The prediction has a mean pLDDT of 81. The RNA shown here (transfer RNA) has 72 nucleotides and comes from Elusimicrobia bacterium ADurb.Bin231. It matches the Rfam family "tRNA". By type it is a transfer RNA.

RNA sequence: UCCGCGGUAGCUCAAUGGUGGAGCAUCCGGCUGUUAACCGGAGGGUUCCUGGUUCGAGUCCAGGCCGCGGAG
Numbered sequence: 001u002c003c004g005c006g007g008u009a010g011c012u013c014a015a016u017g018g019u020g021g022a023g024c025a026u027c028c029g030g031c032u033g034u035u036a037a038c039c040g041g042a043g044g045g046u047u048c049c050u051g052g053u054u055c056g057a058g059u060c061c062a063g064g065c066c067g068c069g070g071a072g
Base pairs, nucleotide, nucleotide: 001071002070003069004068005067006066007065010024011023012022013021018055026042027041028040029039030038048064049063050062051061052060
């Protein structure tokens, strides 16, 4: 330099172009003599950045940044 894949909650990951969810973690409550476990709930997101297409973009397109793998 070129090619491929990926970037979404604190972490690991979902999400057919149509209100961004789950598990774990955190916090609150229930249960228990207490803790743990278990059960219920809550909070937590500028979807890497800048543009474009569209009535509508996490999703499609272009450029850039970062990570991983490959080629030379």

Taxonomically the source falls in Elusimicrobiota (Bacteria, Pseudomonadati).